The part of an RNA shown here (large-subunit ribosomal RNA, domain IV) has 353 nucleotides and comes from a Fibrobacteraceae bacterium. The coordinates come from a structure-prediction model, not an experiment, and the mean pLDDT is 89. It matches the Rfam family "Bacterial large subunit ribosomal RNA". The source organism's lineage runs through Bacteria, Fibrobacterota, Fibrobacteria, Fibrobacterales and Fibrobacteraceae.
Context: one part of a larger RNA
RNA sequence: CCCUGGAGAAGGAACUCGGCAAAUUAACCCCGUAACUUCGGGAUAAGGGGAGCCUCCAUGCGUGACGCUGAACAGGCGGGAGCGCGCGGAGGCCGCAGAGAAAUGGCAGAAGCGACUGUUUACCAAAAACAAAGGGCUAUGCUAACACGCAAGUGAAAGUAUAUAGUCUGACACGUGCCCGGUGCCGGAAGGUUAACGAGAGGGGUCAGCCGCAAGGCGAAGCCCUGAACCGAAGCCCCGGUAAACGGCGGCCGUAACUAUAACGGUCCUAAGGUAGCGAAAUUCCUUGUCGGGUAAGUUCCGACCUGCACGAAUCGUGUAACGACUUCUGCACUGUCUCCUCCAGAGACUCG
Repeated sequence: CCCUGGAGAAGGAACUCGGCAAAUUAACCCCGUAACUUCGGGAUAAGGGGAGCCUCCAUGCGUGACGCUGAACAGGCGGGAGCGCGCGGAGGCCGCAGAGAAAUGGCAGAAGCGACUGUUUACCAAAAACAAAGGGCUAUGCUAACACGCAAGUGAAAGUAUAUAGUCUGACACGUGCCCGGUGCCGGAAGGUUAACGAGAGGGGUCAGCCGCAAGGCGAAGCCCUGAACCGAAGCCCCGGUAAACGGCGGCCGUAACUAUAACGGUCCUAAGGUAGCGAAAUUCCUUGUCGGGUAAGUUCCGACCUGCACGAAUCGUGUAACGACUUCUGCACUGUCUCCUCCAGAGACUCG
């Protein structure tokens, strides 16, 4: 010096990203216990007190010596000693210390997120992530939809719409606005477009034959190549519906008898221009916004304001008791975290062997 323990003057978080670590607290009995609340809870809230041993007193429960009667060690009657297990009161005794060791909650206030118990990255993440009960939408009438398989077949289910599947949301409370123009889905079938197939106008190759002195030309049937109209579903176009489907939810200018602001007006654009609620927020760039609170001093925190760079309503909005090895802020208690280190015990390192 390092490790594991123990003790510490005065101070008591000044340490530090952060009370990390340590300390405090602690089982049992009695008293007592707030806001809030879904009336269950919160709650072991918080905060206090008690405890060993001896003697005496009082007392509960159990057991029941003994006495009388009687022939009886039967029965009946009386009786409460002693003993066992407790509960309480008074007085006293000893020690530093009586839950004498061990084991055995520190507490409170406030905010965010997630309702809760639960689940997870076996070996760096336990969480505000996943799940969850509850809510919604969609599909599916049974040889179900859906999934696996080339198929047979199987799961779904030996179930049957109070079922099953897919998807979103995520207890509970109060709510969930406007937009269907785009994309998707559903419905429609008049019109437009449209594949193979059908159809086959037309064009071409070959060729009997014919013409020609020849070169060459023309060329029926057949066979072959090609091929325009016309016919041809779904789909798409088109017409509607649908947002707890994917998603979206404006700009400029002016205006009130101080100023400021703008209930009001004008204008442009849009499918519609963000309602309620919330808001410098797990979202705010400017920003340590401004004001208030807490501190001697507060980029964090809490309460407000609203100028929302760029909240907003089941990619849910806002609240919320209870819960949390979650995150943030504060206070009390407590402490070697620190001021500032010291000592002790044991194990190493180091020296010798």